[in-house]
RNA sequence: ACAUGCAAGUCGAACGGAAAGGCUUUAAAAGCUUGCUUUUAAAGUACUCGAGUGGCAAACGGGUGAGUAACGCGUAAGAAAUCUACCUUCUGGACGGGGACAACCUCGGGAAACCUAGGCUAAUACCGGAUAAGCUCUUUUUAUCACCUGUUAAAAAGAGGAAACAGCUUGCUGGCCGGAAGAUGAUCUUGCGUCCGAUUAGUUUGUUGGUGAGGUAAUGGCCUACCAGGGCGACGAUGGGUAGCUGGUCUGAGAGGAUGAUCAGUCACACUGGGACUGAGACACGGCCCAGACUCCUACGGGAGGCAGCAGUGGGGAAUUUUGCGCAAUGGGCGCAAGCCUGACGCAGCAACGCCGCGUGAGUGAAGACGCCUUUCGGGGUGUAAAGCUCUGUCAGUGGGGACGAAGGUGUGGUGAUGAACAGUUGCCAGGCGUGACGGUACCCACGAAGGAAGCCCCGGCUAACUCCGUGCCAGCAGCCGCGGUAAGACGGAGGGGGCGAGCGUUGUUCGGAAUUACUGGGCGUAAAGCGCACGCAGGCGGCGUGCCAAGUGCGAAGUGAAAGCCCUCGGCUUAACCGGGGAAGGGCUUCGCAGACUGGUAGGCUAGAGUGUCGGAGGGGGAGGCGGAAUUCCUGGUGGAGCGGUGAAAUGCGUAGAGAUCAGGAAGAACGUCGGUGGCGAAGGCGGCCUCCUGGACGAACACUGACGCUGAGGUGCGACAGCGUGGGGAGCGAACGGGAUUAGAUACCCCGGUAGUCCACGCCGUAAACGAUGGACACUAGGUGUGGGAUCGGGAAACGGGUCCGUGCCGGAGCUAACGCAGUAAGUGUCCCGCCUGGGGAGUACGGUCGCAAGGCUGAAACUCAAAGGAAUUGACGGGGGCCCGCACAAGCGGUGGAGCAUGUGGUUUAAUUCGACGCAACGCGCAGAACCUUACCUGGGUUUGACAUGGCCGCGCGAGUUUCUGAGAGGAGGCGUUCCUUCGGGACGCGGUCACAGGUGCUGCAUGGCUGUCGUCAGCUCGUGUCGUGAGAUGUUGGGUUAAGUCCCGCAACGAGCGCAACCCUUACUCGUAGUUACCAACAGGUGAGGCUGGGGACUCUACGGGGACUGCCGGUGUGAAGCCGGAGGAAGGUGGGGAUGACGUCAAGUCCUCAUGGCCCUUACGCCCAGGGCUACACACGUGCUACAAUGGCAAGGACAGCGGGGGGCGACCGUGCGAGCGGGAGCGAAUCCUGAAACCUUGUCGCAGUUCGGAUUGGAGUCUGCAACUCGACUCCAUGAAGGUGGAAUCGCUAGUAAUCGCGGAUCAGCAUGCCGCGGUGAUACGUUCCCGGGCAUUGUACACACCGCCCGUCACACCACGAAAGUUGGGUGUACCCGAAGUUGCCGGGCUAACC
Repeated sequence: ACAUGCAAGUCGAACGGAAAGGCUUUAAAAGCUUGCUUUUAAAGUACUCGAGUGGCAAACGGGUGAGUAACGCGUAAGAAAUCUACCUUCUGGACGGGGACAACCUCGGGAAACCUAGGCUAAUACCGGAUAAGCUCUUUUUAUCACCUGUUAAAAAGAGGAAACAGCUUGCUGGCCGGAAGAUGAUCUUGCGUCCGAUUAGUUUGUUGGUGAGGUAAUGGCCUACCAGGGCGACGAUGGGUAGCUGGUCUGAGAGGAUGAUCAGUCACACUGGGACUGAGACACGGCCCAGACUCCUACGGGAGGCAGCAGUGGGGAAUUUUGCGCAAUGGGCGCAAGCCUGACGCAGCAACGCCGCGUGAGUGAAGACGCCUUUCGGGGUGUAAAGCUCUGUCAGUGGGGACGAAGGUGUGGUGAUGAACAGUUGCCAGGCGUGACGGUACCCACGAAGGAAGCCCCGGCUAACUCCGUGCCAGCAGCCGCGGUAAGACGGAGGGGGCGAGCGUUGUUCGGAAUUACUGGGCGUAAAGCGCACGCAGGCGGCGUGCCAAGUGCGAAGUGAAAGCCCUCGGCUUAACCGGGGAAGGGCUUCGCAGACUGGUAGGCUAGAGUGUCGGAGGGGGAGGCGGAAUUCCUGGUGGAGCGGUGAAAUGCGUAGAGAUCAGGAAGAACGUCGGUGGCGAAGGCGGCCUCCUGGACGAACACUGACGCUGAGGUGCGACAGCGUGGGGAGCGAACGGGAUUAGAUACCCCGGUAGUCCACGCCGUAAACGAUGGACACUAGGUGUGGGAUCGGGAAACGGGUCCGUGCCGGAGCUAACGCAGUAAGUGUCCCGCCUGGGGAGUACGGUCGCAAGGCUGAAACUCAAAGGAAUUGACGGGGGCCCGCACAAGCGGUGGAGCAUGUGGUUUAAUUCGACGCAACGCGCAGAACCUUACCUGGGUUUGACAUGGCCGCGCGAGUUUCUGAGAGGAGGCGUUCCUUCGGGACGCGGUCACAGGUGCUGCAUGGCUGUCGUCAGCUCGUGUCGUGAGAUGUUGGGUUAAGUCCCGCAACGAGCGCAACCCUUACUCGUAGUUACCAACAGGUGAGGCUGGGGACUCUACGGGGACUGCCGGUGUGAAGCCGGAGGAAGGUGGGGAUGACGUCAAGUCCUCAUGGCCCUUACGCCCAGGGCUACACACGUGCUACAAUGGCAAGGACAGCGGGGGGCGACCGUGCGAGCGGGAGCGAAUCCUGAAACCUUGUCGCAGUUCGGAUUGGAGUCUGCAACUCGACUCCAUGAAGGUGGAAUCGCUAGUAAUCGCGGAUCAGCAUGCCGCGGUGAUACGUUCCCGGGCAUUGUACACACCGCCCGUCACACCACGAAAGUUGGGUGUACCCGAAGUUGCCGGGCUAACC
């Protein structure tokens, strides 16, 4: 929006009747069992009944929630302002007449719907007449109640005004009329309650009231005429949006919040809008008329329709059922009744949509099957779970039985009532007959069988429940936080587990948690939040007595608060859900009574609040007028002569046309130094030279007066810094804009030179500020201490001092408060009253609207969208181009280097078949590598190999040994020869080889999965703990402070007291000494001896060696310091304040380094990413960097001569010495496994030479010739000799090391190693400067700021580019709602005018 069916009819006992059926009669026909059946026709009847007249019902029941913010609903009242069919009770009545109209018949029109004309007819249809009251109306009187009108009762007079019959068994039943009353239902009125916004503030003209008339059942502007000018509104009118209201329902401890399905009450609506008719009742869902939209029929002329009744259909939608059965029950309509009707209702069907109940089995059953999962490979889990054994039988299945719900009703009999009656009607009893949609349903019995019956979500935290695999910021998850970038309990799968269970999850919605709108029950100094300040209307709140009232308040009683629901209790379905009976409860509202404390009202008092008067002093309080000096600038004149000015430094600028400086005179404007002060005044903004005038407020003192006059204050009104605006003045200085100069990457800034508005005055606007104490006003109360301003007062009281006192203004601090910070009698404490304001951040104090303004703009003030935070206070760190203190070769003072050259070496890059890999600021780069020709070696090329070069075990076979040797090959390897073990219980074993199976192997990946080790901050002085204490807590204290130290070293102090890891010491070495011991070391004295020599005897003195002691501890003295720690100086001492050096590295940081030392999780390779071999590569070379060596020379080079160490090393070794070679070396070779033997120290000293040159500096490079090691020096070793003789003349910016036996310089040794050092690790020889801590770097301590915490290599802002989203604006365009003024105007009601008729009727 609706196809189709049904949802409201009934009465023949109101009526005329007879279309259908029944019955009776007659006739005809057919069949035949010849007296029945069927069919047809006619007549009758009225059992019955279509259509019609008439009555009642149809206004109930059923549906829906569009409208409605309203007396619509709820609740309590009122109607003395009303109506009420059917029903009940009471009372009275029904006399006598009349004329029609349907149906029906006939004619006509139309497709139809239907219409028209003529004719007949009945009534409980319709109409006069009569009669009638206690009915209605008018008038009058009395009483009564209520009181604004009026009500009720009585009396009198007049007028108006009723009726219907039907049935039958003939006196009954039903019906009819008037009146009175009841009951029910309805209507009207009133108090109170009933959503959202003021970005809706004014609204109203029938509007508010009155009078008359009208209308209604009835009040009323309900309507109308006239009159008056009212009515409503900040306690929210009017307009806008949204919405049916209630009992209740959901939630919540409650208060509340949300909601208005089912059930019940009520209202409204019935396609949309309007309207009346009928009627007791409607402005009527299944009635009528009109208009409109839509749909349907049509012969195009006209008609029909209204599911928001029950089913059902289409559409829309995330989504919502059967076109079922029955009137058996309950209820309703009609009827006398039987009965008929009833999509109300009773049932059934569909949907796990909800609530409730039940099942899918129960017992037993292994130290525990299989499978699956996991594993540390031992095991563990699933798990008594399964199987197996023993039982039970709900549900489902099959078979059988089988309800309650049923009483009415209608006959019969009996017995009462009524009655004249044995009619009739009616009550009771008995028994008969018959009534069930659900439904063969509930329920019961039997049979058989564990047989047919479990899913969904979850397992990171919140939140109960964990592992494996896959994936690898992918795929995905996600309610919030957040998971996923190769070991994911968070994704996906699996195993296991947890939860619930015929359900379980998701989504949406409501309440809760949320004290997160706070009535119960919050806040506003800094988190969001006090109006900039005052005055003040309304409002709110308000001192002390007394009397009265009784509005609030309290108590008692009555009424109401429907039923259902919730709650309690009893009962019925096997239980429950569900249902029935009873009870309780119910905020509230109404009425009456009592009380009189408190609030309120009222009357009359009081003085403590508030105010007035008198006296007094203080003050930059305000307004107006006048005056003053200093300074600045300008002007005039004098002197004078080169600069001035300005800055970090400069420049622009001014100046020889005379600046600046200085002197004198003059002009102008603005501001008022010192006093001056957390001092004063003011409501705030604000106010500062002096004087005068006008004027406001506060304060003190003593009295007197008024008598609550008070506090706050929405709107409102006024004041209100600076800047700005308007008009007119003024303009010295300063100075936005602007110009110029600098700075800078730029510099629309900071700095400089100028400079206009403005700053000043008058008048008028603006109305804002971090208008701040970020703290509204008033009053009261609540420990102290100490300043300061103004009073009066007391102390014998003076100016000084002191005491208490009032007002103001500061600081400190207790209780208390506070999230903390902090506040703390000037509260942010404790209370009372009033106002303002807040409710996550952004959007945004923006937009729109309104309002104010000349403008600028102000006030009021959102939303969309977006984020998961924004914010406060405090804590610990880190950081700062913050401040303080202190260290360090950190700077400075020095010395020597690097950066330039050549070479060595490492790295990057490039190249390459490969140039193996790692290390990357300090803290990678002479690093791993204490030594790459092969090996090493991990890389490349090529050749081989597959249980393997190496380990363990099982099985099978062989008995093959070590070694040596031949051939082949680049070698690995391949093929051979010789040789042939030990034990034995004779089975075999050990051992080896071959085969096979497990496995080996990997310098393959991940140092961001790890252990271990290491670097670094840093040998910096720090890092922590226990107990206690403080703090809500993070945390603090200790560890800070005053000193001191190399030191968290020590001392003192201290809510801390102790302790640990670090520091120091203990250890090694070195410096002195003593004791002991003297060989290989030593040699003073004694003796011997040599060419010389500790060479020898010997010695133990010395040096030295190596074991054990001593010594140094601020111990002593002086000074200083706190009679401390310590520091300074001194003595003594070999050494003096940790004597020098080393080892020793706190908690931790850097995901620092290493999987290629080693170990190791995971991943990967397995005839290869394993293993063997040859050759090559790691040694490349346009280039760049790091670390070094050698130099550039005369403090030197060269030559000759001469002197002095220490640490060490040595057997495949060190090698004296001799010979030889120019030399590297070679040939011999004593001695020595070493205080015994071996190992020329050099710089240095002496002498000579060179004479500032690319050299007698420098030695690269290259040629030639050699030596040594080694299997082998080509790629690719070291050294020697001869020759060659490059760059380089002290190195730009920059940068490194070092403070004492140090730097610098000189040589020596060792590890590695066949050989190879300028590297590394050691050793000794010679042997220099620091005022100091401002600055650079690093570090320590306390402090401060912080928006940082991956911690400044942090965080973070804005523009622009691209894409997307949201919102706004936009020339316009379009739709809807609404207001006002007006036009046309259907149906309809009422009225009017005209004509006609009149009892009805026509």
Small-subunit ribosomal RNA from an uncultured organism, 1402 nucleotides, folded computationally. The RNAcentral record of the sequence draws on ENA, Greengenes and SILVA. The prediction has a mean pLDDT of 84.